[in-house]
Context: one part of a larger RNA
Molecule: small-subunit ribosomal RNA, 5' domain
Organism: uncultured Eubacteriales bacterium
């Protein structure tokens, strides 16, 4: 002297723009954060029209006064339609987006390559297809068990949900005369036999969809060199270990796994172990070599009360899915059940500290749907904080009677000080009025009556903190008298203390200004 997600003092006009639990990965009352399609499907319901019906109320006419007839209006129900809700089957989304950094010293991450050892749902592009059949099952209806969560059974139906059957251009698999090539295993093409495995419709006729195959995109898996902190007051460590074979087992190489052989394999070039730590692109600082840190923003990883599992699926061993265990909390009829904010707000604890239980899908972009549209605490806004940075203002000019006060004084003055008052001007910021955006493509703006833009209006509503012995820019009085207290060092105070504490004064910096911390 620079920085910093900073935090304390004292103060404290305005506006951009950024940023905000570094501590308890502690526990969580409450809301909201992941849906959507009826143009897949069968049901239920609502509305309205239309036939059929035809309760009930009846103008009205006859009457033997009991009462019969009845036009008109028209419930309830039935069947068609046409518009909308949607519990549930089903599809395709909860594998992104959003947190947070415990664990991890690792092929985790940075780079460089490799996959001849792999996948890739949606999307493009091409090619070649979509014949025929079945049997269930929720939904509902009934009936049982339970507080309750939920469950058990009978019976009914649908479908792009399920299962078999035809067909196979090409796909996979066994064999295979052969050809070409390379990079070690090998890779490619290839007449020809044998097997084996597909579809799903919808329609408003404009399309959307559905099966194979082949390429592309894209996004990923494995693997391999370099590179990644601290200890030797940690030297040996290692039995699935280290290699082979022969299975299993993946999308896929491999001790990933299993069996049977064999004795290997790391290691002073730090193995092992023992502390810390997500890593990076960045960022701070440095003339730069380094050095330090990894908040925000972006990219990878890893976790989602703790530990361990698989299912589904194109992808997951899945933060607001499952399932066992454990701790916890909460219901409970004691039999038994629910929950998981390291999502957005918010609570409670912990701390020196860190924000609103805000609006709105307009804008980007996610998911879904043919499309309207729905969902989106992503994500654009707003609210709170001087936490940072930047910009601006608290007025300008003119003004000696050097005013009055106040400080000191050698009592004559000296400062303060053109400072102020006065006079003349402005009007930025903020207040009032008016007009009023851009972001939106046809519509649709939450910010928002907001930026901005004009006019009126009073110098009025806007300065503070640290210093002043030397380092180091700034001196004097008064008190105090080795006390009280200052102090980053070196010091200072024991009666004339420019070093304490008040006061004048002056220096520095300014909506700040000091002080601790931490880094260079």
């Nucleotide at each position: 002297g620079g920085a910093u997600g900073a935090a304390c003092g004292c103060u404290g006009g305005c506006g951009g723009c950024g940023u905000g639990c570094u501590u308890a990965a502690c526990a969580c009352a409450u809301g909201c954060a992941a849906g959507u399609c009826g143009a897949a499907c069968g049901g239920a319901g609502u509305u309205u029209a239309u036939a059929u019906a035809g309760a009930a109320u009846g103008a009205g006419u006859c009457u033997u006064c009991g009462g019969a007839c009845a036009a008109a209006u028209g419930a309830a129900a039935u069947a068609u339609a046409a518009a909308c809700u949607u519990a549930g089957u089903g599809g395709c989304g909860g594998a992104c987006g959003g947190g947070u950094g415990a664990g991890u010293a690792a092929c985790g991450u940075g780079u460089g390559g490799g996959u001849a050892a792999c996948c890739u749902a949606c999307c493009c592009u091409a090619u070649a297809c979509a014949g025929g059949a079945g049997g269930a099952u929720a939904a509902c209806a009934g009936u049982a068990a339970g507080a309750a969560a939920u469950u058990a059974u009978u019976g009914c139906u649908a479908a792009a949900a399920c299962u078999g059957c035809a067909u196979a251009a090409g796909a996979u698999u066994a064999c295979g005369a052969g050809u070409u090539c390379g990079c070690a295993u090998g890779a490619a093409c290839a007449a020809g036999u044998g097997a084996u495995a597909a579809a799903a419709a919808c329609u408003u006729u404009a399309g959307u969809g559905g099966u194979a195959u082949a390429g592309g995109a894209u996004g990923g898996g494995c693997c391999c060199g370099c590179a990644u902190c601290u200890g030797a007051u940690u030297a040996g460590g290692u039995a699935g270990u280290u290699g082979g074979u022969g299975g299993a087992g993946u999308a896929a190489a491999a001790g990933c796994c299993u069996a049977c052989c064999a004795a290997g394999c790391c290691g002073a070039c730090g193995a092992u172990c023992a502390g810390u730590a997500g890593c990076c692109g960045a960022u701070c600082u440095g003339a730069g070599a380094g050095g330090a840190u990894g908040a925000c923003c972006g990219g990878c990883c890893a976790c989602a009360u703790u530990g361990g599992g698989a299912c589904u699926g194109a992808g997951a061993c899945a933060c607001g899915g499952c399932c066992c265990a454990a701790a916890c909390u909460c219901c409970u009829a004691c039999g038994g059940g629910a929950g998981g904010c390291a999502g957005c707000a918010g609570u409670g604890g912990g701390g020196a500290a860190u924000a609103u239980u805000g609006g709105a899908c307009a804008a980007u972009g996610g998911g879904g749907g043919a499309a309207a549209c729905c969902c989106u605490g992503a994500u654009c806004c707003a609210g709170c904080g001087a936490c940072g940075c930047c910009g601006c203002g608290u007025g300008a000019g003119u003004g000696a009677a050097g005013a009055a006060g106040u400080a000191u004084u050698u009592c004559g003055g000296u400062a303060u000080g053109u400072a102020a008052a006065g006079c003349u001007c402005u009007a930025u910021c903020a207040g009032c009025a008016g007009g009023g955006a851009a972001g939106a493509a046809a519509a649709u703006g939450a910010c928002g009556g907001u930026a901005c833009c004009u006019g009126a209006c009073u110098a009025a509503g806007a300065a503070g903190c640290c210093c002043c012995g030397g380092c180091u820019a700034a001196c004097u009085a008064c008190g105090u008298g080795c006390c009280a207290g200052c102090a980053g060092c070196c010091g200072c105070g024991g009666u004339a203390a420019u070093a304490c504490g008040u006061a004048g004064g002056g220096g520095g910096c300014a909506a700040g200004c000091g002080u601790u911390a931490u880094c260079c």